[in-house]
RNA sequence: GGACGAAAAGGCAAACCCGCCGAGAGGCGGAGACGCAAAGCCAUGGGGCCCACUUGGGCUCGCCAGGCUACCGAAC
Numbered sequence: 001g002g003a004c005g006a007a008a009a010g011g012c013a014a015a016c017c018c019g020c021c022g023a024g025a026g027g028c029g030g031a032g033a034c035g036c037a038a039a040g041c042c043a044u045g046g047g048g049c050c051c052a053c054u055u056g057g058g059c060u061c062g063c064c065a066g067g068c069u070a071c072c073g074a075a076c
Base pairs, nucleotide, nucleotide: 002076004073005072011036012035017030018029019028020027021026034062040068041067042066044065045064046063047060048059049058050057051056
């Protein structure tokens, strides 16, 4: 230093429930943990979902790939 992931500290938070926003997918907050070593950020490509269906518009980065950034440091 790493495309690696033991330990410890710390972090995030699925489903369900409540409130608010949205036509919807879904988002935000609370509560809660199934999981996560990038489950941090970016819709660039593919996938999925919503609206319209002709082109299109939108959502999802906790589906995958790609890009940018990052804590700790046993083994390798």
The RNA shown here (c-di-GMP-I-GGC riboswitch aptamer) has 76 nucleotides and comes from Actinotalea lenta. NCBI's taxonomy places the organism under Bacteria, Bacillati, Micrococcales, Cellulomonadaceae, Actinotalea. Of the family's consensus pairs, 89% are formed in the model.